c-di-AMP riboswitch aptamer (ydaO/yuaA leader) from Arthrobacter yangruifuii, 146 nucleotides, folded computationally. Taxonomically the source falls in Arthrobacter (Bacteria, Actinomycetota, Actinomycetes, Micrococcales). The prediction has a mean pLDDT of 77. Its Rfam family is "c-di-AMP riboswitch aptamer (ydaO/yuaA leader)". On this family, see Barrick et al., Proc Natl Acad Sci U S A 2004: "New RNA motifs suggest an expanded scope for riboswitches in bacterial genetic control". The RNAcentral record of the sequence draws on Rfam.
RNA sequence: CCACAGAACGCACCACACGGCAGAGGCGGGGGAACCAAUUACGGGUUCCUUGAAUCCUUGGGGUUAAGUCGACCGGUUUCCGCCGGCGGCCGGGUGUCUCCCAUCCGAAUCCGACAGCUCACCUCGCAGGUAUUGGGAGAGGUAUA
Repeated sequence: CCACAGAACGCACCACACGGCAGAGGCGGGGGAACCAAUUACGGGUUCCUUGAAUCCUUGGGGUUAAGUCGACCGGUUUCCGCCGGCGGCCGGGUGUCUCCCAUCCGAAUCCGACAGCUCACCUCGCAGGUAUUGGGAGAGGUAUA
């Protein structure tokens, strides 16, 4: 420099070495009416000006993400429930411009902190970090050349 998944990009300005950035654009996420939906079920600890407030936590609940679910199977743990791992089914995602069949790989991590449905106006946040060496076939379409 090219390429991959991913929202995680290019431009301007400063700097001139790395880089910075509160600019405008582009891409992505969260909160947030009416209507509709819902209406069971207010966790634990500490402190205080004491029944309210502040603060900490995560088991309830919720968010980002493809990252879920089931099993009468196997192994471990357990009195049991359950939990962990394996194997398998269904489902979700990647590997082509798209669709389908096959093949193959992935199904993690993390955040909020008792709390949030949808949601116009409105408010607000992010643009990271990581990686590898061209999958096979059918169909549709696009581009370039002649």